RNA sequence: GGGGCCAUAGCUCAGUUAGCAGAGUGCUUGCAUCGCAUACAAGAGGUCGGGGGUGCAAUUCCCCCUGGCUCCA
Numbered sequence: 001g002g003g004g005c006c007a008u009a010g011c012u013c014a015g016u017u018a019g020c021a022g023a024g025u026g027c028u029u030g031c032a033u034c035g036c037a038u039a040c041a042a043g044a045g046g047u048c049g050g051g052g053g054u055g056c057a058a059u060u061c062c063c064c065c066u067g068g069c070u071c072c073a
Base pairs, nucleotide, nucleotide: 001072002071003070004069005068006067007066010025011024012023013022019056027043028042029041030040032038049065050064051063052062053061
């Protein structure tokens, strides 16, 4: 220098052939307990890496950039 893959909640990741953004875990509160652990219930937490394009509508499709992994040279 060239090719491929990845970037979504604090963490680990799903989702997506465009149409309400989710799970587990963690966190907060309640309840059971004298208390802890634990079980159950409720809740908070997201510019879906950044910019642009297409389109009624983009996390999703296209282009560029940034970062990570990997292959070739």